[in-house]
RNA sequence: GAUGAACGCUGGCGGCAUGCCUAAGACAUGCAAGUCGAACGAGGGAACCUGAAGAGUCUUUUAUUAAAUUGCGGAGCUUGCUCCAAGAUUUGAUUUUUGACAAUUUAGAUCCUUCCCUAGUGGCAAACGGGUGAGUAACACGUGGGUUAUCUGCCCUUAAGUUGGGAAUAACAGUUGGAAACGACUGCUAAUACCGAAUGUGCUCUACGGAGUAAAGGAGCUCUAAAGCUUCGCUUAAGGAUGAGCCUGCGGCGUAUUAGCUAGUUGGUGGGGUAAUGGCCUACCAAGGCGACGAUGCGUAGCCGAACUGAGAGGUUGAACGGCCACACUGGGACUGAGACACGGCCCAGACUCCUACGGGAGGCAGCAGUUAGGAAUAUUCGUCAAUGGGGGAAACCCUGAACGAGCAAUGCCGCGUGAACGAUGAAGGCCCUUUGGGUUGUAAAGUUCUGUUGUUUGGAAAGAAUUAUCAGUUUAGGAAAUGAAACUGAUUUGACGGUACCAUUCAAGAAAGCCACGGCUAAUUACGUGCCAGCAGCCGCGGUAAUACGUAAGUGGCGAGCGUUAUCCGGAUUUAUUGGGCGUAAAGGGUGCGCAGGCGGUUUAUAAGGUCUAAAAUCAAAUCUUGAGGCUUAACCUCAUGUCGUUUUAGAAACCGAUAGACUUGAGUAUGGUAGAGGCAAAUGGAAUUCCUAGUGUAGCGGUGGAAUGCGUAGAUAUUGGGAGGAACACCAGUGGCGAAGGCGGCUCUCUGGCCUGUUUCUGACGCUGAGACGCGAAAGCGUGGGUAGCGAACGGGAUUAGAUACCCCGGUAGUCCACGCCGUAAACGAUGGGUGCUAGGUGUAGGAGGUAUCGACCCCUUCUGUGCCGUAGUUAACACAAUAAGCACCCCGCCUGGGGACUACGGCCGCAAGGCUAAAACUCAAAGGAAUUGACGGGGGCCCGCACAAGCGGUGGAGCAUGUGGUUUAAUUCGAUGCAACGCGAAGAACCUUACCAGGGUUUGACAUCCUCUGACAGCAUAUGAAAGUAUGUUUUCCGGUUUAGGCCGGACAGAGAGACAGGUGGUGCAUGGUUGUCGUCAGCUCGUGUCGUGAGAUGUUGGGUUAAGUCCCGCAACGAGCGCAACCCUUACGUUUAGUUGCUAACAUGUAAAGAUGAGCACUCUAGAGGAACUGCCGUUGACAAAACGGAGGAAGGUGGGGACGACGUCAAAUCAUCAUGCCCCUUAUGUCCUGGGCUACACACGUGCUACAAUGGCCGGUACAAAGGGAAGCGAAGCCGCGAGGUGGAGCAAAUCCAAUAAAAGCCGGUCUCAGUUCGGAUUGCAGGCUGCAAUUCGCCUGCAUGAAGCCGGAAUCGCUAGUAAUCCCGAAUCAGAAUGUCGGGGUGAAUACGUUCCCGGGUGUUGUACACACCGCCCGUCACGCCACGGGAAUCGGUAAUGCCUAAAGUCGGUAGCCUAACCUUUUAGGAGGGGGCCGGCCAGGGCAGGAUCGGUGACUGGGGUGAAGUCGUAACAAGGUAUCCCUACGAGAACGUGGGGAUGGAUCACCUCCUU
Repeated sequence: GAUGAACGCUGGCGGCAUGCCUAAGACAUGCAAGUCGAACGAGGGAACCUGAAGAGUCUUUUAUUAAAUUGCGGAGCUUGCUCCAAGAUUUGAUUUUUGACAAUUUAGAUCCUUCCCUAGUGGCAAACGGGUGAGUAACACGUGGGUUAUCUGCCCUUAAGUUGGGAAUAACAGUUGGAAACGACUGCUAAUACCGAAUGUGCUCUACGGAGUAAAGGAGCUCUAAAGCUUCGCUUAAGGAUGAGCCUGCGGCGUAUUAGCUAGUUGGUGGGGUAAUGGCCUACCAAGGCGACGAUGCGUAGCCGAACUGAGAGGUUGAACGGCCACACUGGGACUGAGACACGGCCCAGACUCCUACGGGAGGCAGCAGUUAGGAAUAUUCGUCAAUGGGGGAAACCCUGAACGAGCAAUGCCGCGUGAACGAUGAAGGCCCUUUGGGUUGUAAAGUUCUGUUGUUUGGAAAGAAUUAUCAGUUUAGGAAAUGAAACUGAUUUGACGGUACCAUUCAAGAAAGCCACGGCUAAUUACGUGCCAGCAGCCGCGGUAAUACGUAAGUGGCGAGCGUUAUCCGGAUUUAUUGGGCGUAAAGGGUGCGCAGGCGGUUUAUAAGGUCUAAAAUCAAAUCUUGAGGCUUAACCUCAUGUCGUUUUAGAAACCGAUAGACUUGAGUAUGGUAGAGGCAAAUGGAAUUCCUAGUGUAGCGGUGGAAUGCGUAGAUAUUGGGAGGAACACCAGUGGCGAAGGCGGCUCUCUGGCCUGUUUCUGACGCUGAGACGCGAAAGCGUGGGUAGCGAACGGGAUUAGAUACCCCGGUAGUCCACGCCGUAAACGAUGGGUGCUAGGUGUAGGAGGUAUCGACCCCUUCUGUGCCGUAGUUAACACAAUAAGCACCCCGCCUGGGGACUACGGCCGCAAGGCUAAAACUCAAAGGAAUUGACGGGGGCCCGCACAAGCGGUGGAGCAUGUGGUUUAAUUCGAUGCAACGCGAAGAACCUUACCAGGGUUUGACAUCCUCUGACAGCAUAUGAAAGUAUGUUUUCCGGUUUAGGCCGGACAGAGAGACAGGUGGUGCAUGGUUGUCGUCAGCUCGUGUCGUGAGAUGUUGGGUUAAGUCCCGCAACGAGCGCAACCCUUACGUUUAGUUGCUAACAUGUAAAGAUGAGCACUCUAGAGGAACUGCCGUUGACAAAACGGAGGAAGGUGGGGACGACGUCAAAUCAUCAUGCCCCUUAUGUCCUGGGCUACACACGUGCUACAAUGGCCGGUACAAAGGGAAGCGAAGCCGCGAGGUGGAGCAAAUCCAAUAAAAGCCGGUCUCAGUUCGGAUUGCAGGCUGCAAUUCGCCUGCAUGAAGCCGGAAUCGCUAGUAAUCCCGAAUCAGAAUGUCGGGGUGAAUACGUUCCCGGGUGUUGUACACACCGCCCGUCACGCCACGGGAAUCGGUAAUGCCUAAAGUCGGUAGCCUAACCUUUUAGGAGGGGGCCGGCCAGGGCAGGAUCGGUGACUGGGGUGAAGUCGUAACAAGGUAUCCCUACGAGAACGUGGGGAUGGAUCACCUCCUU
């Protein structure tokens, strides 16, 4: 885009079309084929004729009356109008009267005439028209021919006839049978019915003498005397037209998993039959005919013009309209006829339905309507013959469900409408949205003005109708004339549709809009509801609490009387590729050759004309289609004209292809001279090695592995020496070397033998290329028979490994491996690349020849042919890559492919001894599977580099006790969070109450806290009662501030109480909705951008490379050049001078002064304090390095190579942590999940873990003496001196908001002296008792400290594991924050002060190049198979049910053909009471539908059970594959095993890594 459509929602009108696609199922009822009296005999009715009645119509006549027209004359005046008015004319109504016609009614007469009806005889039609598509793969259809092999009613033309007889029969009448349908007998009768005879223009046959062969009349006219004329028929011939039969070339479905078919089969002769040819039929003879160019079979199907689609070529379809065919309930058969084997005819058989008196009968809608059934689904039991057409008739006319029309249906196509213009305050409303400002619906509405299509009212009103018929007339021919015939003119008559189309008119915007979609494709988005539910979905996909995807709403988009969905076809799809595709790796080259058929084929001459080309002719029905016109208001639709493929015939041309006849040599082959070679077959032979046997020497092990064990060995192994046996394979040479078609081929010698290459000439003369089928060859494994068996070695046995180990490793070991003969026929049979021919830059190896130059010669060098490699240009390719050995440019031939799986499968067939091979589907299922390349990530890949990563060291943890945190358990509660590194002395810099979030109980509800409103008032305080407290109740005292006003009062503010509601409140949920903050990789050196360049692209380059660095730090190079975030530096601190400044600091000199003392004067030199500035930059020297960057060493310096330390954390990762710091979306609670209070809990305790403290002692404990800090803190504070206490502490209160005073005389380790003497101790201090102190409302749960007493474990810590590289570890004290009190924690401070680093193999982490990848949620990845369960389709299957087409035998209706003694018989004949000819019946025979029986074939259904397959969010077992996937993988084959799989043999690289060889590049 389309449809004979259907379904859902909706629906105003008209025109034109279309309408059982399914059950060729079954059918009630009505109609669809009759007609002719001018062929015939009958029956009935009527008219005509006579008499009577007669509604009504027309006409004549009489009278009355009304209207209209005209208008002699008059009046008015506005002078051309109105009014009055005698008369005339016309029309109508009523009435009187005359005559005619007349529907109808009635009585009668007659067969002279006419008409109508009915059955019958007879004629024509019924074979057309109408329906359907079952069958049919066929001369059925289409197209072109043939028919000398044919027929043809009615029609046309021509010629000639149409004479004279005969015998019956239906109707009818009578009798009779039957329920009916339908008959039987007797008798009568007619014809255009039937039968002879005559004639014979002609026709047929012929033996050329001859023989045979027709007919029908009817009507009218003239005229009556015969007769004649006209017309419709009839007969015989000839021709035409139309229609039909038969034959034939070509064309159009699938299947080869259908390969052979055929006995009347193929042909001939004779005969029969037909309209006609023919095996069409029959007898005999011969053995043919068809087929790979697809016979036969099976399946499917009416064919075509055409329709749809498409740019076309094509593909699909065959409704309507038209042509042909076939069929008419199913099967068979003939009759009649011009035509049928006959839709509305006959006979028979069968199934079904109906009637029946049970004896018998009837029927066939695939005609039009209609019913029922089936189905998703398809209409009225309508009108008319008016038109067109058909049948009959002389005609009128009759018939016609053909046809024309109407009805129903949005089924389709086309047209029209549902209003138009203006209209902003951008109204109201909205179950709409919102940032709450507004936006949107929206000029939409309202309102104003206008129009009238459709609708509605009323009225008018076609065309379709004439070549009909009737009447009248004219002309022409014929005839004595007339009727009549032909042509023409005029009048009259005829419309189903239908009072329809159309026209005019009335009315009023009044009566007329929906459907689908809105994530992308694809035009159009928001809110709410829902919460992997409900649901959507054409594909991708959406939905798990913020859904533009579900449902609803609002808005928007599209189309519009329709819109969506479903189904089917074409297109897009170059996705079957003729136009117009491919095959190295994506699907796809056969394992390889030879070769029949077939396809294709070198140069040249001639001939003919098959292909080809040109011209003409015939045909190509109509409709359709194209183009141009015309008609319906337009369009759809209709009409006219024009054009069109193809096929055939004739004539011509001769370039090309083919053919025929010649010629040629370049393709191909041949002869001849040479070379090389693991080419093949067979035979003989050689040495090394393994094993075994034998003998010697010799002694305890050997062997094997990652390490072991099984095994062998004291019965003498292994080792070693001599000898022997046997089998298999051939080191070195050896090479991207050679040969072969491929598989493949390797010691040496010989016989036989195939092929290639090369040189020079010769010969043949296209002999060529490819090659479906066919036929050979074909690794390894495997099979059969017979040998052989050294080594190796599936299976098998044992030992290990392991969770297991049917494996990898080890010890053994059978088939096999070897030979002969015969099978098998497959491999990653690979260059994953079919064969042949020609052409298209170079360079460089190598193998085999030939030639040239040169040389004495050989090298070298150059040229050329053939093979075999690499690099590379153009070109090709998706890329990788290929590139004269093409995957380039072309031609020829063959094979193969068409998404993945199912499936290298099933079934069937062929082959095989078997294993199995070859050929080869479908159901079902998925939306991918796949190739190449890219970026990452990963690897039990590789390279380089770094880090307290390892190593080297020091000290710890893990063992003990205690502290603290966590898990677990417990509990009313043990609040919550943090969970590998990166949670666990973490949030918590400090839980007795509070904190506090938890639990129990008691209270409270606008609230403990905020804002707003109203009223009242200060509030507060004090006292009493009650209570555990919160609170509750009562009493009492007091009455705020500011402004204004004379005052009263008013206003405002702060605070408090009461009240009402908005709201407060939530440590409730979601860190996977978020902000902010933080951790981690990691202080690792990385992460990116712009422009340019390269690539089809993803991307790359830069950022890689060579060096160097702590560093992407710097240098050099480079299709890159630059830049940014990181690194470094800038900041703080520390280490050294200088300078400035000296109080609270300091004290050298001077002075005062003390028991002592910077205590005082004084000073600022020193120390110190704290401001400024300096200093370090590889700056200098040497060496190395590329003359670079830089490294190493040195000097100087307080400090040397980022001097030490800190702060500082790139792009990002982990949905990392935190909703309980805070903030915050959404959800949830609201007399509670809020809030207040008391008490309890967070402190529990079998246990497990983390982090610490104290120890286990002599480098120590204890006692005494004695020395030296830094940094911080202090007012609800630090607190001195003095006094009391053993002590914690108490008392006291000087000084100090601090370089001044205090904690603090402060240090401790240290040093000096003493004691202890290796022990569970004078170590260690847990635990417990008693007595105290401090803080605090409060110390029981549950604080800290002191004294006395008590004196546990523990004697250096398993596996494992942590920190640290210098002022570091270790060790020693001091301070601070939090804090009423409560550190072994945390954060700071100083004192003392080490050891070690060879180095980067390994562990861990990181960086950077490279490589492989089936990973990309990125190895915590991916993924295979068995088993178990659910579902689905399929195969096998004992059997069973059914279909189809055949075969054989039996039987056989109707019919026809043949035969025939009895019976019957009008026409003709005869020799006539009858016989004959002929016919009929009966009987017999042949053929045959159907039926029966039988064994097979084939297709389908069902089927216990069974087999594999597919599929299914979270089943089981392992881990086979992807990285070297942890044993490289894969292919063929054999064996084995729960399973993936393992092992043996041969093969491939589509294997990583390392090394070597060769070649190439520079």
A computed fold for a 1562-nucleotide RNA from uncultured Cryptanaerobacter sp., annotated as small-subunit ribosomal RNA. Model confidence (mean pLDDT): 81 of 100. RNAcentral holds the sequence, with entries from ENA.